Annotation
This is a predicted structure of a 73-nucleotide RNA (transfer RNA) from a Chloroflexota bacterium. The prediction has a mean pLDDT of 81.
RNA sequence: GCCACCUUAGCUCAGUCGGUAGAGCAAUGCUUUCGUAAAGCAUGGGUCCAGAGUUCAAGUCUCUGAGGUGGCU
Numbered sequence: 001g002c003c004a005c006c007u008u009a010g011c012u013c014a015g016u017c018g019g020u021a022g023a024g025c026a027a028u029g030c031u032u033u034c035g036u037a038a039a040g041c042a043u044g045g046g047u048c049c050a051g052a053g054u055u056c057a058a059g060u061c062u063c064u065g066a067g068g069u070g071g072c073u
Stems, first nucleotide, its partner, number of pairs: 001072007010025004019056001027043005049065005
């Protein structure tokens, strides 16, 4: 220098054919216990890396940029 892939909740990751985003763990509260742990129930938490474009509508499609991983030279 070139190519491919990744970026979504505090963490690890889903998200189908474009139709207003979820799980597990973690956190908080409650129940249970003499108490703790474990278990069960509930709750909160996201401008989906940034910008632009297409569209009635974008996490999803297109372009540019940033960061990361791998490969080639």
Its Rfam family is "tRNA".